[in-house]
RNA sequence: CCUCGAUAAAGGCAAACCGUCCGUAAGGGCGGCAUCGCAAAACCACGGGUCGGGUCGCGACGCGAAACGAUAGCCGGGUUGCCGAA
Repeated sequence: CCUCGAUAAAGGCAAACCGUCCGUAAGGGCGGCAUCGCAAAACCACGGGUCGGGUCGCGACGCGAAACGAUAGCCGGGUUGCCGAA
């Protein structure tokens, strides 16, 4: 240094829930709490997935398509990064 990740040390993050605000919605910001969890649960929508509202198509109460949006705590990938037992 790489891989790896401990009943290690010092710290960190925060699901759910509650309050409030933003958004048509998915969902998000801030505060509280934290007993779900995380070694990148730090950052990036590049690939795939899922979700949302609208549009278009189709003998059609559903299915499909392109675009837009959401999700980085769905997976992969990229960038950066604390500690150091085996």
c-di-GMP-I riboswitch aptamer from a Planctomycetaceae bacterium, 86 nucleotides, folded computationally. Its mean pLDDT, the model's own confidence on a scale to 100, is 87. The organism belongs to Planctomycetaceae, within Bacteria. It matches the Rfam family "c-di-GMP-I riboswitch aptamer". Gene Ontology term of the family: cyclic-di-GMP binding. Rfam's curators write: GEMM was predicted in a large-scale screen for bacterial structured RNA regulatory elements. Of the family's consensus pairs, 95% are formed in the model. It was read from a public genome assembly, where an Rfam model found it.